Model confidence (mean pLDDT): 83 of 100. A computed fold for a 388-nucleotide part of an RNA from Pseudogulbenkiania sp. AW2-16, annotated as large-subunit ribosomal RNA, domain III. The RNAcentral record of the full RNA draws on ENA. The organism belongs to Pseudogulbenkiania, within Bacteria.
Context: one part of a larger RNA
RNA sequence: GAGUAGCGAUAAAGCGGGUGAAAAGCCCGCUCGCCGAAAGCCCAAGGUUUCCUACGCAACGUUCAUCGGCGUAGGGUGAGUCGGCCCCUAAGGCGAGGCUGAAAAGCGUAGUCGAUGGGAAACGGGUCAAUAUUCCCGUACUUUCGUAUAGUGCGAUGUGGGGACGGAGAAGGUUAGGUCAGCCAGGUGUUGGAUGCCCUGGUUCAAGCCGGUAGGUGGAAGGAGUAGGCAAAUCCGCUCCUUUGUUAACACCGAGACGUGAUAACGAGGUUCUACGGAACCGAAGUGACUGAUACCACGCUUCCAGGAAAAGCCACUAAGCUUCAGCUAUACGAGAACCGUACCGCAAACCGACACAGGUGGGCAGGAUGAAAAUUCUAAGGCGCUU
Numbered sequence: 001g002a003g004u005a006g007c008g009a010u011a012a013a014g015c016g017g018g019u020g021a022a023a024a025g026c027c028c029g030c031u032c033g034c035c036g037a038a039a040g041c042c043c044a045a046g047g048u049u050u051c052c053u054a055c056g057c058a059a060c061g062u063u064c065a066u067c068g069g070c071g072u073a074g075g076g077u078g079a080g081u082c083g084g085c086c087c088c089u090a091a092g093g094c095g096a097g098g099c100u101g102a103a104a105a106g107c108g109u110a111g112u113c114g115a116u117g118g119g120a121a122a123c124g125g126g127u128c129a130a131u132a133u134u135c136c137c138g139u140a141c142u143u144u145c146g147u148a149u150a151g152u153g154c155g156a157u158g159u160g161g162g163g164a165c166g167g168a169g170a171a172g173g174u175u176a177g178g179u180c181a182g183c184c185a186g187g188u189g190u191u192g193g194a195u196g197c198c199c200u201g202g203u204u205c206a207a208g209c210c211g212g213u214a215g216g217u218g219g220a221a222g223g224a225g226u227a228g229g230c231a232a233a234u235c236c237g238c239u240c241c242u243u244u245g246u247u248a249a250c251a252c253c254g255a256g257a258c259g260u261g262a263u264a265a266c267g268a269g270g271u272u273c274u275a276c277g278g279a280a281c282c283g284a285a286g287u288g289a290c291u292g293a294u295a296c297c298a299c300g301c302u303u304c305c306a307g308g309a310a311a312a313g314c315c316a317c318u319a320a321g322c323u324u325c326a327g328c329u330a331u332a333c334g335a336g337a338a339c340c341g342u343a344c345c346g347c348a349a350a351c352c353g354a355c356a357c358a359g360g361u362g363g364g365c366a367g368g369a370u371g372a373a374a375a376u377u378c379u380a381a382g383g384c385g386c387u388u
Stems, first nucleotide, its partner, number of pairs: 013031006032385004040365004046345002050343001051075006060068002080141002082341003086119003092113003098107003122139005142337011153322002158317004166304004172297003177291005182203006188196001204265001208260002215253004219244008228236002266286001269282005305308001351360002367379003
């Protein structure tokens, strides 16, 4: 220079009460304003205790601070079913032997790793200051092993099926959600009128089980033969015959609804107690119609060319073998289901940007009015007023 620039989005504050040495900024209340396909909620990545409580205010916080993502101490993350681990493979990595190279090493078979993909099973309510599909209550489900009973050709690293997949488009059936009515609880202002088509609030309920609907797919059953499936096969494929059928029957798949789950839970509100933080108890109605998804049936159907992962689990078949056994199927009972993650932030003051930085950051949810709409504007739940 200079008590100057600046104090980081112009979403906005005002008042009362409390605490305190001190209050524009902390806490409580009322009013006002802002977001509302977000400035709300839930995950992944990343962070790694920032979570909750008590005490504290030097420093950190662009001001103050009694407050804090700050300091000190204590507490907090509970799983057969969520995710990982596990089984399986993709790109890719490694790679016994092997090939190449002077060597270092490079490539690569068998194999072995490798998710961003495939593979068993849980929902609703309650609860803590802080966790919950994990704890508690209620109601379920899966898988492995053992035992018993009954039946019985079982058996794989092999074979076959299946898993199993593209783009676009259209129509249908549903549900989530929503709206209105009914029902329940409460209210009913006087200024001329308002017991009414009035006002306010509520009207919620899962998985599972039962069953197989709307709809989708395939012609089906039996018999015989069989140069294919690297051996075998009763399985798959191929051929033939018979019966039946092609508006169908049958088989498989299949949302949803009904019923049950649920005489429970939840529930507007009320009562009592209170250290005003809250705790305990009681508890009405709990129906119908309409609308309606981008969700489900289902990548199912139609169509197009550029022709759209693999492997295991699973099902069937036999080989070696076993054949009073073992094994397999069904039912019942019993036992097991370890380990790791789980707090909190997560379009952000907690991640990446040296900062409490107007930047960047993948997925899911998607109320009401307006509307073609996830646009726009207003708004609910919820969250904020961006730390002079």